[in-house]
Context: one part of a larger RNA
RNA sequence: GAACGAACGCUGGCGGAGUGCUUAAUACAUGCAAGUCGAACGCGAAAGUAGUCUUCGGAUUAUGAUUAGAGUGGCGAACGGGUGAGUAACACGUAAGUGACCUGCCCCUAAAUUUGGGAUAACCUUGCUAACGCGGGGCUAAUACCGGAUGUGGUUUUAGUUUAAGAAUUAAAAUUAAAGGAGACCUCUUCAUGAAAGUUUCUGUUUAGGGAUGGGCUUGCGGACCAUUAGCUAGUUGGUACGGUAACGGCGUACCAAGGCGACGAUGGUUAGCCGACCUGAGAGGGUGAUCGGCCACAUUGGGACUGAGAUACGGCCCAGACUCCUACGGGAGGCAGCAGUAGGGAAUUUUGCGCAAUGGACGGAAGUCUGACGCAGCAACUCCGCGUGAGGGAUGACGGUCUUCGGGUUGUAAACCUCUGUUGUGUGGGAAGAAUAGGCUAUUGAGUAAUAUGCAAUAGUUAUGACGGUACCACACGAGAAAGCUCCGGCUAACUACGUGCCAGCAGCCGCGGUAAUACGUAGGGAGCGAGCGUUGUUC
Numbered sequence: 001g002a003a004c005g006a007a008c009g010c011u012g013g014c015g016g017a018g019u020g021c022u023u024a025a026u027a028c029a030u031g032c033a034a035g036u037c038g039a040a041c042g043c044g045a046a047a048g049u050a051g052u053c054u055u056c057g058g059a060u061u062a063u064g065a066u067u068a069g070a071g072u073g074g075c076g077a078a079c080g081g082g083u084g085a086g087u088a089a090c091a092c093g094u095a096a097g098u099g100a101c102c103u104g105c106c107c108c109u110a111a112a113u114u115u116g117g118g119a120u121a122a123c124c125u126u127g128c129u130a131a132c133g134c135g136g137g138g139c140u141a142a143u144a145c146c147g148g149a150u151g152u153g154g155u156u157u158u159a160g161u162u163u164a165a166g167a168a169u170u171a172a173a174a175u176u177a178a179a180g181g182a183g184a185c186c187u188c189u190u191c192a193u194g195a196a197a198g199u200u201u202c203u204g205u206u207u208a209g210g211g212a213u214g215g216g217c218u219u220g221c222g223g224a225c226c227a228u229u230a231g232c233u234a235g236u237u238g239g240u241a242c243g244g245u246a247a248c249g250g251c252g253u254a255c256c257a258a259g260g261c262g263a264c265g266a267u268g269g270u271u272a273g274c275c276g277a278c279c280u281g282a283g284a285g286g287g288u289g290a291u292c293g294g295c296c297a298c299a300u301u302g303g304g305a306c307u308g309a310g311a312u313a314c315g316g317c318c319c320a321g322a323c324u325c326c327u328a329c330g331g332g333a334g335g336c337a338g339c340a341g342u343a344g345g346g347a348a349u350u351u352u353g354c355g356c357a358a359u360g361g362a363c364g365g366a367a368g369u370c371u372g373a374c375g376c377a378g379c380a381a382c383u384c385c386g387c388g389u390g391a392g393g394g395a396u397g398a399c400g401g402u403c404u405u406c407g408g409g410u411u412g413u414a415a416a417c418c419u420c421u422g423u424u425g426u427g428u429g430g431g432a433a434g435a436a437u438a439g440g441c442u443a444u445u446g447a448g449u450a451a452u453a454u455g456c457a458a459u460a461g462u463u464a465u466g467a468c469g470g471u472a473c474c475a476c477a478c479g480a481g482a483a484a485g486c487u488c489c490g491g492c493u494a495a496c497u498a499c500g501u502g503c504c505a506g507c508a509g510c511c512g513c514g515g516u517a518a519u520a521c522g523u524a525g526g527g528a529g530c531g532a533g534c535g536u537u538g539u540u541c
């Protein structure tokens, strides 16, 4: 000199863009943060309104209702969001390998979508319990569950062919699938005003193959400190067999051999998430790993598996520990390192805000629902950038202050005063872009069809949708009014005098000032620097 997720002191007008618990991975009150689908399925209210009956208590019917609601089932919940405790490791970065592997949703290709069955929740009824909750009996549905058929194909075995390899391929045998739903129509079929068992469109389901995407595993190289850590290792190193896994492998087990690592630093200890990047520097380097992006790890502590394409699962389950809460003492409930917020710790870090309008995500055919992701607003000079606090004229160089050699110097064109301007501000009025290539409706065209149908695609028209926000911005009016401080002045280092003090009080980054004329302490006047900031402290280069 530069930088900062900074803090502290004094001061503080506005706007834009960013950033904001670096400490206790401490404990958490409260609310919200993951749902959705009726075009998979069976049930199914109430208030209200209208009617009928009435013993005036009420009963009942219709509507509400293609409802609310819970339940079965599907998909999602493994994403998104947080944190950096652990980890010195194939965790990360980079470059390869996988003939040793998996991949829901999505795209393409081929083939199929056949025939049956028994349950169960919800519901009704009944019992236990303080609660959480748990049973018994009865009824019912499905794209829930379980058989049979078929086998384009797949898998396994056997026998071959190509190949360096678990890759490709031929034959035989065995084995192995499925689920329906919605709309429209009457050409065919069956019944006959029209409908479905018929036709058709869309969507789903099953078996394979390929792609895309995402992941698993293996390997070369690379990046911390300590030798005041020198030896370490028995599933240890290798082999055989079996098991296990999506997959290779001591991953596991049995047997056999005695190996394997190490001064090119093993083992042990300490510290630490890694990287793109960020800061500094002419560079080489050095330091850092906040925000943003990629990867990893974790979710009160430790362990475990289940479900699933995917988890050993933050807002799932089980067990154990600590802690908190409820309890009828028998037993139960909980997990903010999600967004806000509270306590605590600390030098120190924000609102229990608005909205799904946009972007993105989940579900759904869609309308749409959900979304503390996200978009916005609030707080904080925490950082960066921009603007303002007026402009021009104005000498009797006024008053006052201060210094003085008492002549005057200086503050100083500074003020007063005159003429203007209106950024900002205040008030009044107008007022966005972000929003339409999506959606709804209408029309036309196309493919498709038996068909001018539904649905699909394209085009045109029309229509609705904004949290921010009556914000940004614009116009008009008013009015110099409402807006300047901080540090320093001995040298380094730009800027000097007076008074007070008298090695005292004090200053200080280094050198050093202060013991009676202190440009170094304190105050004043003056000056220098920076300026909505200025200094100090801390850390890095």
Stems, first nucleotide, its partner, number of pairs: 001541004006537005013387006019380002021345001026343003030340003035075003040072002043069001048063006082298003092222007101215002106211008114148004123138006153176010180203006189196003224270003231261003236258008273295004277288004300321005323334004351377001353376003359373001360371004390420004400411004424482001425478006434468001439463008485530005490511003496525005506513002
Molecule: small-subunit ribosomal RNA, 5' domain
Organism: metagenome